[in-house]
Molecule: transfer RNA
Organism: Buchnera aphidicola (Takecallis taiwana)
RNA sequence: GCGGAUAUGGUAUAAUGGUUAUUACUUUAGCCUUCCAAGCUAAAAAUGCGGGUUCGACUCCCGCUACCCGCU
Repeated sequence: GCGGAUAUGGUAUAAUGGUUAUUACUUUAGCCUUCCAAGCUAAAAAUGCGGGUUCGACUCCCGCUACCCGCU
């Protein structure tokens, strides 16, 4: 230098162009318990950045950034 893959709550992870973006752990509050742990209920928290296409984009297209793999 070239090609490919990945980027989503604090962590991991799902999502066919269309519901309020899924689930688990974690955190907070409540219930339960003499107390703690466990358990139950509820809540908070996310689409790497910038453009484009579209009525509508995590999803399709372009560029950039980060990381990984391969080639030279």